[in-house]
Context: one part of a larger RNA
Molecule: large-subunit ribosomal RNA, domain IV
Organism: Candidatus Hodgkinia cicadicola
RNA sequence: UUGUGCUGAAGGAACUCGGCAAACUGCAUGCGUAACUUCGGGACAAGCAUGGCUCGAUUUGGGCAACCAAAUGCGAGUAUAAUAGAAAUGGAGGGAGCGACUGUUUAUCAAAAACACAGGACUCUGCUAAAUCGCAAGAUGAUGUAUAGGGUCUGACGCCUGCCCAGUGCUGGCCAGCGAAACAUUGAAUGUGUUUAUUAGCGUUCAAUAUAAGUUCCAGUAAACGGCGGCCGUAACUAUAACGGUCCAAAGGUAGCGAAAUCCCUUGUCGGGUAAGUUCCGACCUGCAUGAAUGGCGUAACGACUCCCUCGCUGUCUCCAGCACAAGCUCU
Numbered sequence: 001u002u003g004u005g006c007u008g009a010a011g012g013a014a015c016u017c018g019g020c021a022a023a024c025u026g027c028a029u030g031c032g033u034a035a036c037u038u039c040g041g042g043a044c045a046a047g048c049a050u051g052g053c054u055c056g057a058u059u060u061g062g063g064c065a066a067c068c069a070a071a072u073g074c075g076a077g078u079a080u081a082a083u084a085g086a087a088a089u090g091g092a093g094g095g096a097g098c099g100a101c102u103g104u105u106u107a108u109c110a111a112a113a114a115c116a117c118a119g120g121a122c123u124c125u126g127c128u129a130a131a132u133c134g135c136a137a138g139a140u141g142a143u144g145u146a147u148a149g150g151g152u153c154u155g156a157c158g159c160c161u162g163c164c165c166a167g168u169g170c171u172g173g174c175c176a177g178c179g180a181a182a183c184a185u186u187g188a189a190u191g192u193g194u195u196u197a198u199u200a201g202c203g204u205u206c207a208a209u210a211u212a213a214g215u216u217c218c219a220g221u222a223a224a225c226g227g228c229g230g231c232c233g234u235a236a237c238u239a240u241a242a243c244g245g246u247c248c249a250a251a252g253g254u255a256g257c258g259a260a261a262u263c264c265c266u267u268g269u270c271g272g273g274u275a276a277g278u279u280c281c282g283a284c285c286u287g288c289a290u291g292a293a294u295g296g297c298g299u300a301a302c303g304a305c306u307c308c309c310u311c312g313c314u315g316u317c318u319c320c321a322g323c324a325c326a327a328g329c330u331c332u
Stems, first nucleotide, its partner, number of pairs: 001327008010318002014316001019313001027051005036041001038156001052078005057072006079083001091311007098303002103115002119154007131140003157298004162228003167225002169221005176216003184209009229247005256290001257287001268284005
């Protein structure tokens, strides 16, 4: 000096991105226990007291009994600095975000708000099912049969889930148009060809007709992919605009939430907390660029999640000091 432990006056988070690390707490019994709540929880909530040893009393159980074991609103006494005397052994509370929850994950820098989940919805599938693997036979699905199986999205629960089918997709329809490397028919040119005759037949090339799926087209469909406006004027202070005009669009964002895990300007403004708060909480709404199963908004319980605050606690710090052990260093 480093590492691992231990102790510390006064203060007690002033440290720091952040209480990281450490410390506090910790057991049993008795008392006591809030908001909120899905009435199960929350809860070991929080908080308070007691605990050794000796003698005695009472009760219960077992035992024939001696006695043993457990207990009590017990009683009396007694020792220590210290009685759950060592070890093992929750710090606690409040507010908010996200995800309902228990689970799962980047073996070896990420455990999470990511994945999954029960629940919800759409869609395909009538059984030789759809879907998947395989060239095939065949297999899974399933020794199942629509209360079943596959795919996609959402993600407990509560209240809800608005408008748009113009585009893209999907499904259905279809008078007409387009539409074939094929098939069919017809024609032309040409080769061959028997022959009186390029006549029939066969072949090659070209063209036309006709036409399938498909597409154009016509409808439906958004818990399909997705989308959900400008400008101008107007009220008897001012300001604002319930109201009016106009342009465009398939429709112009409803309920809810909102400086948010989304707000650039921005440390927005106001309120709270602090002596002082770019964070935090409550509001406002001017939403650069919220918004409804790409789910919206709430939500008890839960979380080695994230943010803020308080109590307790402490060498994190003011400000470092000492001790033990191990290594380092010197000598041998």